Source information:
This is a predicted structure of a 506-nucleotide part of an RNA (small-subunit ribosomal RNA, 5' domain) from an uncultured bacterium. The full RNA is in RNAcentral, with records from Greengenes.
Context: one part of a larger RNA
Order: sequence, then structure tokens, then C1' cells
RNA sequence: GAACGAACGCUGGCGGCGUGCCUAACACAUGCAAGUCGAACGGGGUAAAUAUCUUCGGAUUUUUACUUAGUGGCGAACGGGUGAGUAACGCGUGAGGAACCUGCCUUUCAGUGGGGGACAACAGUUGGAAACGACUGCUAAUACCGCAUGAGACCACGGUUCUGCAUGGAACAGGGGUUAAAGGAGAAAUCCGCUCGAGGGUGAGCUCGCGUCCCAUUAGAUAGUUGGUGAGGUAACGGCCCACCAAGUCUGCGAUGGGUAGCCGAUCUGAGAGGAUGACCGGCCACAUUGGAACUGAGAAACGGUCCAGACUCCUACGGGAGGCAGCAGUGGGGAAUAUUGGGCAAUGGGCGCAAGCCUGACCCAGCAACGCCGCGUGAGGGAAGAAGGUUUUCGGAUCGUAAACCUCUGUCCUAUGGGACGAAGAAGUGACGGUACCAUAGGAGGAAGCCCCGGCUAACUACGUGCCAGCAGCCGCGGUAAUACGUAGGGGGCGAGCGUUGUCC
Repeated sequence: GAACGAACGCUGGCGGCGUGCCUAACACAUGCAAGUCGAACGGGGUAAAUAUCUUCGGAUUUUUACUUAGUGGCGAACGGGUGAGUAACGCGUGAGGAACCUGCCUUUCAGUGGGGGACAACAGUUGGAAACGACUGCUAAUACCGCAUGAGACCACGGUUCUGCAUGGAACAGGGGUUAAAGGAGAAAUCCGCUCGAGGGUGAGCUCGCGUCCCAUUAGAUAGUUGGUGAGGUAACGGCCCACCAAGUCUGCGAUGGGUAGCCGAUCUGAGAGGAUGACCGGCCACAUUGGAACUGAGAAACGGUCCAGACUCCUACGGGAGGCAGCAGUGGGGAAUAUUGGGCAAUGGGCGCAAGCCUGACCCAGCAACGCCGCGUGAGGGAAGAAGGUUUUCGGAUCGUAAACCUCUGUCCUAUGGGACGAAGAAGUGACGGUACCAUAGGAGGAAGCCCCGGCUAACUACGUGCCAGCAGCCGCGGUAAUACGUAGGGGGCGAGCGUUGUCC
């Protein structure tokens, strides 16, 4: 000198764009943050119409519209948060997979025949303070289960052809075995689905080369350890797991141990090489009160799912139950320190749905904060009696100083009134922001300047007070009676809605 997610002191007019718990991965009141589909299914409710009965109260039937507790489907594995752990194939980069999976999407092939038995809801009985159950009975489906069919797929068998860096791989034909489905809407056309395959796309899992902080005052480490055979397991390779066999494997090119740490694109600095950092934004990873486990599923060892154990908090009829903000706000606490219990789904995106639409604290906005960057303003021109006043003085003057007053203007910002968007795609309708931005008219210099410094480094000097005191100080050093270094004043210098100080890094 530059930089900052900064803090502190003094000061503070406006706007645009960003940013805002770096500390306790401390504990959390309250609300919201993941639902949706009635065009999968039976039932219930409301309203209207219809028909029958009627004691004229109403009951029942059918149809239509709306609605929804349950069964069922898809989603809930995305999106959002945090950085505790992790020195690791975690990340970065480059490869491999002849060792793999992939819902929805897309292209394409073939099919969708015929049956069965249940369980919720519901009704009844019943346990419990509650949370939540138990038993009996009835019922539907795109829920569940057999049967048929098999273009194909898979399995074993033998055959032919082609091919690879190894284990091997691909294609073709053969006979044998195993293996599928679901309907809904519509007057219909048709549309939305369903099943078995093949290809693509997307997203994952796995393996390897290289790179990835400090300590040798850490020198030896290792028993599923290293390798083999066989079996198991997985979507898949593999000591991944197991039985047996062998005795290996890593290490001074730093094993093992200890400390610290999420990694990167990037950011800051620097002429560069390099050094430091990893807030915001983007990619990957890990975690979700602590530890462990599996279930469901295309996908989880699952933040707002389940089970077990621990700590903590709450309810209780004492028998037993409930909970998890490192989602958005917000509270306490810690701290030098970090915001609203706001508006809207209008846009972008996501989930579900044929759609209308519903949900969305993602997101878009608004609020708070000079926290940062950028822009603008606090007036412009004229004006010497060089006014008054302050300071100083050698008492002549000098200086603040064209500065003010005063005159003539201007209207950025401001205030008031009127108009008023783009963002909306697509003919129409649809805007939280917002009556905002912007435009027009009017008003009046009115409402808007401070902070630090002035011994040298370093731009800027005098007076008074103080008297090694009080104090200053980044370094050198000032102060003990003439202090340009302390304090105050006048003047001056620097920067300016900021200016200084502190901290950190280059």
C1' cells in the first nucleotide's frame, strides 16, 4: 500500500447492487417449511332434482354437483441447512469397467386372455388417564395370489462363425427348463395408463495412476493381517464375510502414531514466481440430539420415517407415554459481533394431477444494519466598507476572508399534487414487489458535514495552560518554567458520509 462475512470510537443526507452467528454441531416456547391424485377403489357427508310411501314431521330410490377419513398410486432419497467428523480414492485431475444398477423421460418391438381369496374403511363389543389398541362380522380396486400365452428375456447343454491386452467377449441357429400384465375417462374417435424386452439419455455404485498440512523430541507397524483354494454374499469386483492352506504385507521415496483440517472451482495479495484463505455463488463429500441397526423402495443405511440403547426436556390417573430448528422466522445462552415470529406463489424451478388446480420459509420480494462497493447531494454566479467577531501582534498590522451579509439564479436530492409502468409468456384473464421506478407541475437555499492529523519518518504552526506532574507514543522519542511532540484555542493539512483505531493475511 491492498484486502476483510469484520469489531470498536466519533459522526451520519439519499439511491442502486450485494452481504449479514466467523463464538456454543449449545438448549429451544410458538407458527409455518411435503404433499397430491375422486379420471385407481368402496364408503360417508352437503346441496339440488327425481320417483315411491307418508302420521305431512319425514323415510327410502335414482341422478347430478361439491367434498374427503380410509385402501391404492406417485412424491417424500429432490429442494433447504450445517462443517462436527474425515489426512481418506474424501476431494482434484486423468483413465478403466470384458465386474455393475438406473423410477420418471425418450426411440422402438411384442402383448394386455381367464379366474380366486383377503384386509382397511364401516358396524358391533371391549381395554386404556392418554398415546394407542384388541376381538367378531361385512366389502371394493390400477391392492394381493394362482392359471394360460412367450415375440422375447434368463438358466444349463452341445454346435458354427468372428474377435480382444488377460480372465474372456459377441453373433447365429437347435431342442429343454423358468418367467408377465390393470384398468380408467369419453357417446365415439381416441387419450391416459399396465406387462415382458432392445437402444438412448440421466443419475448412481466400484477400481486404478498422479497430486493433497505439521511433528522423527512418533521407527518400527500388522493376525483377516498378506496371498491362495472353495463356499457364501452383493446390482457388481474384492478378506466383503467364512472354512482350510501358506507366511506373508507395509516402512527412512517416512510406515505406524500424534496434532490440525471438509476438498475444489475460486478469493485476496504480488510485476511474476509464490504466499495466504476456502464467507457469499457453483461442483463433490460428510452429518442431522449421541451411538447402533435394518425395513420400504429404482434410489436411503433416510434432517421434518421406523426400531433399540444413552443423555436431556415435557405430560401422567404413576400403569405408561411424547419430543429432536446444523429448514424459515423467532427465544434464551455464549460473544467484540451478525437481521423480520414480514408479503407472495405474479415470475423461475420442483412434487402430484388428463386438466382445472393444490402444495412449495426453494424462490421472488419487502423490512433492519454506512457491513461493503458504486453513484449523487449538502448549492451556483456576483460581492471589499476587506464589516462585526475570534485569534495573534513588534500595536503599525496580519489572519479567518469572497468567507459572511447583500444581489441575481438553479432545483439534483426534498416536500406536495396529478399521471403511472416493463417484468405477463399466449387472443383474453393473471403482479407480491407497488401506486414502487419513472414522467409532469408547483414550492422554497430551504431539510443534509464530519473525522483524523500538524517534532522527524509524513502533507500541515502559533498562543495560552501544565512543569519528568498530568499526559502522549507505530519507531525514534516528547514533558524537570519560553513544549510546533501533553491539554485547550485560533490557524493549517488529509480524507469525506464517512474518518480513525484494533485484529488478520499478502